[in-house]
RNA sequence: CUUGACAAAGGCAAACCCGUCGUGAGGCGGGGACGCAAAGCUACGGAACCGGCCGUCAACGGCGAUGGGUGGUCAGCCGAGCUGCCUCGA
Repeated sequence: CUUGACAAAGGCAAACCCGUCGUGAGGCGGGGACGCAAAGCUACGGAACCGGCCGUCAACGGCGAUGGGUGGUCAGCCGAGCUGCCUCGA
């Protein structure tokens, strides 16, 4: 430098449950493990999701569909950037 071993040490923790914050997506703490070699960090690009707003269409025992723009969420969706533990073999 490369690789991620039917190896070792150590790490993270999906769903779900409880508490808490938030209109919401979701965040945080505890329990819990489906998985993860960057499942460490950054919303820069795309996707997804949420809340106002605006347009169009539909409905009126209705309260929906779609588009736009805006503000958010998500790093365990895909790219990109930054950083990094251990390590058979080469």

A computed fold for a 90-nucleotide RNA from an Acidimicrobiaceae bacterium, annotated as c-di-GMP-I-GGC riboswitch aptamer.
The sequence was found by an Rfam model in a public genome assembly.